[in-house]
C1' cells in the first nucleotide's frame, strides 16, 4: 500500500518551546505574527483493554494501547429528489480484525 467492519452535527488550553505556514486532494471559503506547522505538558473521548455487574441484548468504573483537541469530515465533489443544515454513495479520518 490492500481487504472487511464500526464510527464521524457532542467533547477538549488565556500553558511552555518554536517562528511561517495550516485546514487530506481539487474548487471554494476560512484560520494564522493578537503567533501556523511541529515538540512537550495539560485536556477530551471511551474503539481495543482491565475490574465489577449481568437476564448474556446492554450497564458502571478505570485509563494500559491508539485517537482527538477552529469551523458538521469547514462546505461542495457522484446519484436521487420535495432544491434543504434532505437521503444515499464516493473519497477521507480513526478504531478493531484480516491478508
Nucleotide at each position: 500500500a490492500c481487504c472487511u467492519u464500526a464510527u464521524c452535527a457532542a467533547g477538549a488550553g488565556u500553558g511552555a518551546c518554536g517562528g511561517a505556514g495550516g485546514g487530506a486532494c481539487a474548487g471554494g471559503c476560512c484560520c494564522u505574527u493578537u503567533g501556523a506547522a511541529g515538540u512537550c505538558c495539560g485536556g477530551c473521548a471511551g474503539c481495543c483493554u482491565g475490574a465489577c455487574a449481568u437476564u448474556u441484548u446492554a450497564g458502571u468504573c478505570a485509563a494500559g494501547g491508539u485517537g482527538c483537541u477552529a469551523a458538521a469530515u469547514c462546505c461542495u465533489g457522484c446519484g436521487g429528489u420535495a432544491u434543504a443544515u434532505c437521503c444515499g454513495g464516493a473519497a477521507g479520518a480513526u478504531g478493531a480484525g484480516g491478508a

Annotation
Model confidence (mean pLDDT): 84 of 100. SAM riboswitch aptamer (S box leader), 99 nucleotides, folded computationally. Rfam family: SAM riboswitch aptamer (S box leader). A reference for the family is Grundy and Henkin (1998), "The S box regulon: a new global transcription termination control system for methionine and cysteine biosynthesis genes in gram-positive bacteria", Mol Microbiol. The model forms 97% of the base pairs in the Rfam consensus. It was read from a public genome assembly, where an Rfam model found it.